[in-house]
């Protein structure tokens, strides 16, 4: 800079003076990956994040400000490069 702030999901366990952190479970398609050769759409919680009570303030709506999340991960590196990604889903339109 761009996108979203709709919905969803624990009266579990541990640590801390507190903020908060960790484990397990659950939720969620933001990134990667897969589903079809490619594109678009849709799907799949596998890898990476995040969340597990719902942003706040002003504003009649539109909108504005602040804030939050995402804009893959690991190894190596001067550059280049290398590695893993499910037992899930396995579709529609276009070329």
């Nucleotide at each position: 800079g761009c996108a979203u702030c709709a919905a969803g999901a624990g009266u579990g366990g541990g640590c801390u003076a507190a903020c908060g952190c960790c484990c397990c479970g659950c939720c969620a398609a933001c990134c990667u990956g897969c589903c079809u050769a490619c594109c678009u759409g849709g799907g799949c919680a596998a890898g990476g994040u995040g969340g597990u009570u719902g942003a706040c303030u002003c504003g009649a709506c539109c909108g504005a400000g602040u804030g939050a999340u995402g804009u893959g991960g690991c190894c190596c590196u001067a550059a280049a490069g290398g590695c893993a990604a499910c037992c899930a889903a396995a579709c529609a339109g276009g070329u």
Predicted 3D model of a 95-nucleotide RNA (SAM-I/IV (S-adenosyl methionine) riboswitch aptamer) from uncultured Luminiphilus sp. Lineage of the source: Bacteria > Pseudomonadati > Gammaproteobacteria > Halieaceae > Luminiphilus.